RNA sequence: UGACUGGUGCAGACGGUCGCGUGCCUUCGGGCAUGAGGAAAGUCCGGGCUGCACAGGGCAAGGAUAACGGAUAACGUCCGCCGAGGGUGACCUUAGGAAUAGUGCAACAGAGAUAUACCGCCGUUUUUUGAACGGUAAGGGUGGAAAGGCGAGGUAAGAGCUCACCACGUCCCAUGGCAACAUGGGAGGUCUGUAAACUCUAUCCGCAGCAACGCCGACUGGGACCAUGAUUGGCCCGAUCGUCCCGACUGGCGGCUUGAGAUGCACGGCAACGUGCAUUCGAGAUAGAUGACCGUCCACGACAGAACCCGGCUUACGCACCAGUCAUGCC
Repeated sequence: UGACUGGUGCAGACGGUCGCGUGCCUUCGGGCAUGAGGAAAGUCCGGGCUGCACAGGGCAAGGAUAACGGAUAACGUCCGCCGAGGGUGACCUUAGGAAUAGUGCAACAGAGAUAUACCGCCGUUUUUUGAACGGUAAGGGUGGAAAGGCGAGGUAAGAGCUCACCACGUCCCAUGGCAACAUGGGAGGUCUGUAAACUCUAUCCGCAGCAACGCCGACUGGGACCAUGAUUGGCCCGAUCGUCCCGACUGGCGGCUUGAGAUGCACGGCAACGUGCAUUCGAGAUAGAUGACCGUCCACGACAGAACCCGGCUUACGCACCAGUCAUGCC
């Protein structure tokens, strides 16, 4: 200098004028304080909270997850680690249980896709340049995949049929590790792939969501004459209206923001994270506030707007910085 890898931070700054939401104060004129995000987004997971269901437990159905250890309120998230794969490397990806429980599928090509003889090789018979039958998966050909690879023995020809070496599973032992697993030794195998096909195994899951839900409640509406008042009536019975009860369409209040909070320091841990101390309160609207203009400056400003809250994931996106890798040149 070029090409990359991983991570961190910021989210135009300051001042003025006018305006808006919320809270507090007020002498009612106003004053003071405060006012979007890293993703507020998608609504994809997990929880809090609320209502309904439910004695407790189990089975079935449905859904989700899938090596091992840990973190967490919980998770399908995160951290560490193992295996596998990719990259010269920094590093990255991982949809990682079971194919000997069973079922299904494997297009095209090919004789044959889990069972097979098209060519070839060997043997027998025969009407002997041919045909039939049998053996053979070594050779040819097809395919992503054809009975593990290669050499020797063996055989009529062949074949893990036997043996050495190599590759890959399973089991046992030893060593290291909490474990997955790794390394070494031994035994016994190699009868395909697919579970991002059904399925099986293990674990977890009740349903709905703040337009949840609770309360108040005008008008209208419904109910009851048990009690009570009024009207009708001379009185009783009865009727009607109101009180009363129910209901909750407009509306109002709560839920609503102090919370698994934030910041700093110390300690423990490789890390995710945890513990302790100190400080601090940073939106809460309901047709929905967070804006406009002016001045100065710069590196000239991307994606984008809260609506119950929190932990994640995913997606969108500008700029700056840090650490590292590889290549080339120069000293």

Predicted 3D model of a 331-nucleotide RNA (Bacterial RNase P class A) from Butyricicoccus sp. AM28-25. The gene name in the source record is rnpB. Its Rfam family is "Bacterial RNase P class A". Rfam classes the family as a ribozyme. Lineage of the source: Bacteria > Bacillota > Clostridia > Eubacteriales > Butyricicoccus. The prediction has a mean pLDDT of 76.